[in-house]
RNA sequence: GGGCCGGUAGUUCAGCUGGGAGAACGCAUGGUUCGCAAUCAUGAGGUCGGGGGUUCGACUCCCCCUCGGUCCA
Numbered sequence: 001g002g003g004c005c006g007g008u009a010g011u012u013c014a015g016c017u018g019g020g021a022g023a024a025c026g027c028a029u030g031g032u033u034c035g036c037a038a039u040c041a042u043g044a045g046g047u048c049g050g051g052g053g054u055u056c057g058a059c060u061c062c063c064c065c066u067c068g069g070u071c072c073a
Base pairs, nucleotide, nucleotide: 001072002071003070004069005068006067007066010025011024012023013022019056027043028042029041030040031039049065050064051063052062053061
């Protein structure tokens, strides 16, 4: 320098064919307990890596950039 894969909640990751941003764990509050753990209920938490384009509408499609992994040189 080139190819491929990935960057989405604090963490690990889903997100189908463009229209609802989600799960588990963690965290907070409450119930249960003498208390803790476990369990149950509720809740908070997001520039979807950055910029631009297409579209009525973009996590999703196109272009550029950036970071990580991997392969080739």